[in-house]
RNA sequence: GAGAGUUUGAUCCUGGCUCAGGACGAACGCUGGCGGCGUGCUUAACACAUGCAAGUCGAGCGGAAAGGCCACUUCGGUGGUACUCGAGCGGCGAACGGGUGAGUAACACGUGAGUAAUCUGCCCUCCACUUUGGGAUAGCCACCGGAAACGGUGAUUAAUACCGGAUAUGACCUCGCAUCGCAUGGUGUGUGGUGGAAAGUUUUUCGGUGGGGGAUGUGCUCGCGGCCUAUCAGCUUGAUGGUGGGGUAAUGGCCUACCAUGGCUUCGACGGGUAGCCGGCCUGAGAGGGUGACCGGCCACACUGGGACUGAGACACGGCCCAGACUCCUACGGGAGGCAGCAGUGGGGAAUAUUGGACAAUGGGCGGAAGCCUGAUCCAGCAACGCCGCGUGAGGGAUGACGGCCUUCGGGUUGUAAACCUCUUUCAGCACAGACGAAGCGAAAGUGACGGUAUGUGCAGAAGAAGCACCGGCCAACUACGUGCCAGCAGCCGCGGUAAUACGUAGGGUGCGAGCGUUGUCCGGAAUUAUUGGGCGUAAAGGGCUCGUAGGCGGUUUGUCGCGUCGGGAGUGAAAACACACAGCUUAACUGUGUGCUUGCUUCCGAUACGGGCAGACUAGAGGUAUGCAGGGGAGAACGGAAUUCCUGGUGUAGCGGUGAAAUGCGCAGAUAUCAGGAGGAACACCGGUGGCGAAGGCGGUUCUCUGGGCAUUACCUGACGCUGAGGAGCGAGAGCGUGGGGAGCGAACCGGAUUAGAUACCCGGGUAGUCCACGCCGUAAACGAUGGCCACUCGGCCUUUGGUGGCGGAAUCUCCGUCGCUGGGGGCCUUAGCUAACGCGGGAAGUGGCCCGCCUGGGAACUACGAGCGCAAGCUUAAAACUCAAAGGAAUUGACGGGGGCCCGCACAAGCAGCGGAGCGUGUGGUUUAAUUCGACGCAACGCGCAGAACCUUACCCAGGUUUGACAUGACCCUGCAAGCUCCUGAAAGGGAGUCGCCUUCGAGGGUGGGUCACAGAUGCUGCAUGGCUGUCGUCAGCUCGUGUCGUGAGAUGUUGGGUUAAGUCCCGCAACGAGCGCAACCCUUGUUCAUAGUUACUAACGCGUAAUGGCGAGGACUCUAUGGAGACUGCCGGUGAUAAACCGGAGGAAGGUGGGGAUGACGUCAAGUCCUCAUGGCCUUUAUGUCCAGGGCUACACACGUGCUACAAUGGACGGUACAGAGAGCUGCAAGACCGCAAGGUGGAGCUAAUCUCGGAAAGCCGUUCUCAGUUCGGAUUGCAGUCUGCAACUCGACUGCAUGAAGUUGGAAUCGCUAGUAAUCGCGGAUCAGCACGCCGCGGUGAAUACGUUCCCGGGCCUUGUACACACCGCCCGUCACAUCACGAAAGUCGGUUGCACUAGAAGUCGGUGGGCUAACCCGAAAGGGAGGCAGCCGCCUAAAGUGUGAUCGGUAAUUGGGGUGAAGUCGUAACAAGGUAGCCGUAG
Repeated sequence: GAGAGUUUGAUCCUGGCUCAGGACGAACGCUGGCGGCGUGCUUAACACAUGCAAGUCGAGCGGAAAGGCCACUUCGGUGGUACUCGAGCGGCGAACGGGUGAGUAACACGUGAGUAAUCUGCCCUCCACUUUGGGAUAGCCACCGGAAACGGUGAUUAAUACCGGAUAUGACCUCGCAUCGCAUGGUGUGUGGUGGAAAGUUUUUCGGUGGGGGAUGUGCUCGCGGCCUAUCAGCUUGAUGGUGGGGUAAUGGCCUACCAUGGCUUCGACGGGUAGCCGGCCUGAGAGGGUGACCGGCCACACUGGGACUGAGACACGGCCCAGACUCCUACGGGAGGCAGCAGUGGGGAAUAUUGGACAAUGGGCGGAAGCCUGAUCCAGCAACGCCGCGUGAGGGAUGACGGCCUUCGGGUUGUAAACCUCUUUCAGCACAGACGAAGCGAAAGUGACGGUAUGUGCAGAAGAAGCACCGGCCAACUACGUGCCAGCAGCCGCGGUAAUACGUAGGGUGCGAGCGUUGUCCGGAAUUAUUGGGCGUAAAGGGCUCGUAGGCGGUUUGUCGCGUCGGGAGUGAAAACACACAGCUUAACUGUGUGCUUGCUUCCGAUACGGGCAGACUAGAGGUAUGCAGGGGAGAACGGAAUUCCUGGUGUAGCGGUGAAAUGCGCAGAUAUCAGGAGGAACACCGGUGGCGAAGGCGGUUCUCUGGGCAUUACCUGACGCUGAGGAGCGAGAGCGUGGGGAGCGAACCGGAUUAGAUACCCGGGUAGUCCACGCCGUAAACGAUGGCCACUCGGCCUUUGGUGGCGGAAUCUCCGUCGCUGGGGGCCUUAGCUAACGCGGGAAGUGGCCCGCCUGGGAACUACGAGCGCAAGCUUAAAACUCAAAGGAAUUGACGGGGGCCCGCACAAGCAGCGGAGCGUGUGGUUUAAUUCGACGCAACGCGCAGAACCUUACCCAGGUUUGACAUGACCCUGCAAGCUCCUGAAAGGGAGUCGCCUUCGAGGGUGGGUCACAGAUGCUGCAUGGCUGUCGUCAGCUCGUGUCGUGAGAUGUUGGGUUAAGUCCCGCAACGAGCGCAACCCUUGUUCAUAGUUACUAACGCGUAAUGGCGAGGACUCUAUGGAGACUGCCGGUGAUAAACCGGAGGAAGGUGGGGAUGACGUCAAGUCCUCAUGGCCUUUAUGUCCAGGGCUACACACGUGCUACAAUGGACGGUACAGAGAGCUGCAAGACCGCAAGGUGGAGCUAAUCUCGGAAAGCCGUUCUCAGUUCGGAUUGCAGUCUGCAACUCGACUGCAUGAAGUUGGAAUCGCUAGUAAUCGCGGAUCAGCACGCCGCGGUGAAUACGUUCCCGGGCCUUGUACACACCGCCCGUCACAUCACGAAAGUCGGUUGCACUAGAAGUCGGUGGGCUAACCCGAAAGGGAGGCAGCCGCCUAAAGUGUGAUCGGUAAUUGGGGUGAAGUCGUAACAAGGUAGCCGUAG
């Protein structure tokens, strides 16, 4: 020391991405009251207008331009003075202070040392001195040149300017002595020698010179420390060292001549990139990571490059010279300049301030001082840029006001918030007062930029002062409206396609608050580079294997050293910062004081266990000796048999071969088959084995030769000789390559045949490289145990191989065989503890530890590009980035799925029967048509479905005509003697108009009606993807779950699995489960048997009556039947099988036998299944219309396609005649008998019946006869004509039926497909609902009444278990690659453009140094002088050398026709490679 979101249907893990925190020299958006303290060009080291930033000293000098003062004056001026002072000579300063970070990877910086290898102006201290001479020169004056800058000549002059001499013991050199040191050497002292001083001014003071010391500052050297890159591996010629010389303040190749050949480097040289370093700052628990603004220390730079001069100090920001670029002035001849000082300007940029005040303070320069100078500094200005503080009011105040928003319409919320009442006045405002900072300096007076500022007092009034972001989760905070995958949001996950808490707005809320958000960057979270503190079997990750170098690590023991290590002391670790305490500003920020910290380095003393060095000893590690053992270990040579193929010969004849089926192919020129002989190559059956050997790759007939390793026993030898191993070396399957052989079989490529939509494949027939040998390359594999090597430790059991050893038994001469122990080395299996995300591993660890090496850090791009090395090539090794995604992944779980497996079921197949698909017609649908052909339903599970019945109505559609509180409901208000009915006119009707009749009353008005107004009504308008309800379907399939317990980190599992059994999760047994619920079954209805009771309208046996006949009648309660209630069936009984169970099989009895038949009954759920047009309902839309009324039309159309039916195609039949037997229903707006009429449909008429009474109502197939005789017919009936009937207001569009006439297609139906397992299929008729009428449909009813089921391989559907999975929208899944289009970044590329840089050469400014110096020359010397000398200068020459130039390389970058792959994109094209046995198992390497 805090975590969270995001991979999945869910889970655990791995792993990335993202968020919450802090910080900033920030910027941007919105907003903005005050004060304090800080901070403010991060970009163009880009260019700079203007002003200022370094001067001062008259007490160094000659002086007097200007001002002052004094005097004179012709009023123009002149003279003096030195109050003062321009310019000049001279001194000091200008090397500080200030700026910037370009360069620099370096002794640049930090830290610690050294300097015996150094210097140091001003300052402090000590000693000694300050003597004597000389010659010039600027200024001034005169003259001259020039546009200017500036320069020249002449004359003259001073100094603390310059020069000579004297003196100097202490400076330096040589030599000697003493002493000291780590070496060179230091210190002291003596002798000799060499060279060398001075300046004045003055009252003191202040100066000057030589020397010693100090202080300060500087130079140089060294140890250690701190960036990236090896796709930079070798670098170096002054290079490394020596000697002599030169140079410097000083060491030194710093430079030079000669000599030697070294020096650096994998502990990363050299090169490339980047970068000022540090104290610190930010972050972090810390270790770390990032950073180097402000403040402080150091360094470097000053337009770019080079150079020196002066000086104590510079190679000099506001100095000089040269070269270059740029700018400016110019009279064109020539000159001037350097803001990375302070302000300021332009430019760049997202972005950074005033051309301010003052030297009052602090500090600096000069001066004796006053003082002058000081853009250092102190202040002010601007900027919310940061930190800190304060305020924008406080208390009371409910009818919880108005308004806003929401609403379930009740209310809620804004909200004590406001209004209102009572107070206060910080800050801002106004007025008055008003500082400290002042120490100092000066004789005194006096002296403050900030500043009339801070502060104090007073005055008035709540008065002048609040915003920003957010509200889906992370993450505190929710509603309404608008929008409708649009507009937009978004940090990640993700929102938006009509009910958005995610967009926009509003109300409300949350957070912070003079700020709030956004963006960028850094650290954190991230244990996500893991030292603290990670990993590598399968997630990313063990090198293919071995040997071995450096390195790392290392057994027992003794001594020693004291390097590491430990203890103590000293020095240093600047200040600031930071922490703590205290103190000063009203507080805080800020500031001050003290202490701590500064984790480090150096040094001294001590300790010696451990690690290490050195010396010695030991034997347990390691190695060797001896004796044995096993083995496909390796290399070479020789030999062998089986088989394939080929050749020769014999026998023999028509096929062989091959496949899913075929064909290509071979064969009458004799194949295949078979026999014999021969040739040749390759491989070695059986033994053979979770058996052996090897480091790995790998190794298999036999024998011989050579040879490596291992194991056991022995305990004789050596004495830690060991382990690992970066680089390196060797070995390394197969494919491939080179050369030369060889070539039987197999066999990439290739050819042919098939398959297929295609088939460049899978299958078949051929067949070349290759496979084989020798030699040489290559160096890769899923080179795998996906598990590096070595050592030690840690329960057991079993198998096997190979040794040693002991016991027992057998056999015995030994060898041997069996068995049981002990003890080694290998190969395997199971398992405890432990580990692991799980799977699993488990003495051969993936356990517990030690040592060493290799490797990993999200997926893709990418086992790639470029570069480099290797290779003959193929290629291998090493190995990125841009860009892109929020995942990719591992293990396990539940499902689903599989052209996986096992078990089981179903009219699922099979076995059968009858159909559909062909014809005609009916009906529904699609399509088309139409003004409209209303709407819905679309695989099964839409399509004779909603519709149990469209001529009008229905009706929702179309056209036309009306109507607007409405056709319908409720309420309110106002008016109203007014409705309905009937009649007439108009009209297509609705509607409109007129007339007539007529009603109550308490006269207030009420009820009703009509009219008007307002709320509202209304809608078959939309959304079934907002819903309720209802329904379909899987499926009447046997399943679906829960509680508790247990197991698992968890999702989950168990139960529910297993063995049996069942129609069944039905039951039994077993079992970490024990129970329970919804389903199954049963309970319900119906049917089959019987009993009891009851007996009308049903029934009629017996008795009686009656009829032509009939339960017709009396009667009966027996029968049938009806109704109600019982009984019965339960595997209950017997036998067998089975675990003795459940149960199954068989049997008996029984009307019925194993749920007896049928029905109702439909678990959890699935399909966003169907329905807003049954109904209900949210939201939306409409309101003189999408409502409503009415007439007509349409839903009935018709080239066509489909579904479902009817009728047929005929003789098991048609027609005609006769004749028999049902059940279940319906009936008063009804069913309708008998009778009569009509050929018939039907009509007339009406008995009976509100129904076990009457009616519909004749059942039909059947049976008995007759006829037809295989044909488009005496089959079939469509179509059409005519004539009718019925219903109805009305049959034209558009009803049904009847009669006569007509007489189409059709002769059993292709691919395909449906139903049915018994009273079933098939066949036959009957009834009902709807309904005025209309039925081939639907719902029911009975009659006749089969065939077949071997069986579960296959098709379909389903259940259980198991397996695989990359699927989870769940296989109608997922998913790969080419191509096409768009776009993005990258690579290659003829070239081209630029940066940096190496080498060689040309050229060479300024300048130092060297040489020369015939020209010039005051100081010194000689000389009387002339002149000469010494010295110096100019000039010239030389070495070095910047810019520039030429040539040639290296490297980096920009760009480029074209080209290459890659990424990403909406529903593009082609296939289907992978995931299931993915339909040819997949994958790796290689070749084509």